[in-house]
Background
A computed fold for a 72-nucleotide RNA from a Parcubacteria group bacterium, annotated as transfer RNA.
RNA sequence: GGGGGUAUAGUUCAAUGGCAAGAAUUUCGGUCUCCAAAACCGACGAUUCAGGUUCGAGUCCUGAUACCCCCG
Numbered sequence: 001g002g003g004g005g006u007a008u009a010g011u012u013c014a015a016u017g018g019c020a021a022g023a024a025u026u027u028c029g030g031u032c033u034c035c036a037a038a039a040c041c042g043a044c045g046a047u048u049c050a051g052g053u054u055c056g057a058g059u060c061c062u063g064a065u066a067c068c069c070c071c072g
Base pairs, nucleotide, nucleotide: 001071002070003069004068005067006066007065010025011024012023013022018055027043028042029041030040031039048064049063050062051061052060
């Protein structure tokens, strides 16, 4: 330099263009307990960035950024 892949809660992952973005875990609160752990209940929390297409974009298109792989 060329080609490909990935980017969503703190973390690991979901999500036919119709979504009010969901689950597990972490954290916090509660129940239980003599106390704690476990268990159960609840709460908080996210679409890498900038444009475009569309009635509607996490999803499709273009560019950028970061990381990973391959070729040279």
The prediction has a mean pLDDT of 84. Rfam family: tRNA. It is annotated as a transfer RNA. Gene Ontology term of the family: triplet codon-amino acid adaptor activity. The source organism's lineage runs through Bacteria and Bacteria candidate phyla.